The prediction has a mean pLDDT of 80. Predicted 3D model of a 72-nucleotide RNA (transfer RNA) from a bacterium.
């Protein structure tokens, strides 16, 4: 130098064109003598950046950053 994979909330993670589950945590609330657990309910401009297809793009396509791996 080439070539693949991968970025989605704080953390981890699904999601193959119609405004994005789930899980930890945060935040209340129930229970409890307190507290833990257990159940209930809430939040939050999460789709790496820029463009280009499309009525419509996390998703397709390109050129970037950046991470990881392979081959020279």
């Nucleotide at each position: 130098g080439g070539c693949c994979u991968g970025a989605u909330a704080g953390c981890c993670a699904a999601g193959u064109g119609g405004u994005a589950a789930g899980g930890c945590a945060a935040g209340g609330g129930u229970c409890u003598g307190c507290a833990a657990a257990a159940c209930c309910c809430u939040u939050a401009c999460a789709c790496g950046u820029g463009g280009g297809u499309u009525c419509g793009a996390u998703u397709c396509c390109c050129a970037c950053u950046c991470a990881g791996g392979c081959c020279u």

It matches the Rfam family "tRNA".